[in-house]
Context: one part of a larger RNA
Molecule: small-subunit ribosomal RNA, central domain
Organism: uncultured bacterium
RNA sequence: UUGGGCGUAAAGGGCAUGUAGGCGGAUUUGCAAGCUUGGUGUGAAAUCCCGCAGCUUAACUGCGGAACUGCAUUGAGAACUGCAAGACUAGAGUUACUGAGGGGAAACUAGAAUUCCAAGUGUAGGGGUGAAAUCUGUAGAUAUUUGGAAGAAUACCAAUGGCGAAGGCAAGUUUCUGGCAGAUAACUGACGCUGAGGUGCGAAGGUGCGGGGAGCAAACAGGAUUAGAUACCCUGGUAGUCCGCACAGUAAACGAUGUCCACUAGGUGUUGGACCAUGAGGUUGAGUGCCAUAGCUAACGCAAUAAGUGUACCGCCUGGGAAGUAUGCCCGCAAGGGUGAAACUC
Numbered sequence: 001u002u003g004g005g006c007g008u009a010a011a012g013g014g015c016a017u018g019u020a021g022g023c024g025g026a027u028u029u030g031c032a033a034g035c036u037u038g039g040u041g042u043g044a045a046a047u048c049c050c051g052c053a054g055c056u057u058a059a060c061u062g063c064g065g066a067a068c069u070g071c072a073u074u075g076a077g078a079a080c081u082g083c084a085a086g087a088c089u090a091g092a093g094u095u096a097c098u099g100a101g102g103g104g105a106a107a108c109u110a111g112a113a114u115u116c117c118a119a120g121u122g123u124a125g126g127g128g129u130g131a132a133a134u135c136u137g138u139a140g141a142u143a144u145u146u147g148g149a150a151g152a153a154u155a156c157c158a159a160u161g162g163c164g165a166a167g168g169c170a171a172g173u174u175u176c177u178g179g180c181a182g183a184u185a186a187c188u189g190a191c192g193c194u195g196a197g198g199u200g201c202g203a204a205g206g207u208g209c210g211g212g213g214a215g216c217a218a219a220c221a222g223g224a225u226u227a228g229a230u231a232c233c234c235u236g237g238u239a240g241u242c243c244g245c246a247c248a249g250u251a252a253a254c255g256a257u258g259u260c261c262a263c264u265a266g267g268u269g270u271u272g273g274a275c276c277a278u279g280a281g282g283u284u285g286a287g288u289g290c291c292a293u294a295g296c297u298a299a300c301g302c303a304a305u306a307a308g309u310g311u312a313c314c315g316c317c318u319g320g321g322a323a324g325u326a327u328g329c330c331c332g333c334a335a336g337g338g339u340g341a342a343a344c345u346c
Base pairs, nucleotide, nucleotide: 004317005316006315007300008299012314014201015200016199017198021194022193023192025088027086028085029084030083031082033081034080035077036076037075038074039073040072041071042070049065050064051063052062053061054060091191092188093187094186095185096184097182098181099180103177104176105175106174107173108172109171110154114150115149116148117147118146119145120144121143125136126135162169163168206247207246208245209244210243211242215241216240220236221235222234223233258313259312261310262309263308266291267290268289269288270287271286273284274283275282276281295302296301319346320345321344328339329338330337331336
């Protein structure tokens, strides 16, 4: 466990897909399971309730009535739910046309920058800091010029902008591929919504195997600072960061706001469509921002992208700590993850 809630007080699952289940547009006819309304049987007595009576009263007891809200059976009804059959197009979808996009995968290519290597010029410093030192340099550094190599990331464009279910996605070209929006026709004919379990995807960091390794950089070493300095600063530097395959499955996975649908003043930007005008502009449906009316809110604030008004379904919360701990079970190579208490204490 009724009830009340979940942006910030405890509380929306990281995200999707979908099984069972729950819920489901408008119409005709039938059935009668639910439903409504009668009859019959039963529903022991006592108890409860109402009325009366007996003990001096009451408790108690007796008598009568009602009730026992139930179950079974048998009639009737057909509005609603359900079931069956038929027919519908407003939900949903399919095809054709147009459009935008860092949506995904693979291959190839480019230019800046960085480091390294070789060579030339050239000389005494360079680097670093609050100041220094470690470091580097006469075995020729730094600087500068030319050539070469490697790996990683793609300045400007760039935006309150675009795409994606979320995580996320940004140099360019090609190939393959998913989704979305709009206008108009035709078609299918409720095919829909949600979704316990299940399944898939899932940043960073981490793990296994094989590659790669420029820069950066946990650990580590040294120099400083300091009373100390296992830090902040500096010089180095290995895992890692990158690629392939496999695992892991968590984040302030955030809009701290579940998904779908309907309804409820306006104003002003912006993205990509359509229509009308074509001089500004106007209308419309799909996104993405700001402000604001009603309403909501403890307030902050939210306000057609709702936290407003309603419906359907799922998840979750129930004082703080102990504790996301212990234990059991499941998953994992491990790290650990999922599920998840209590004693005690305030």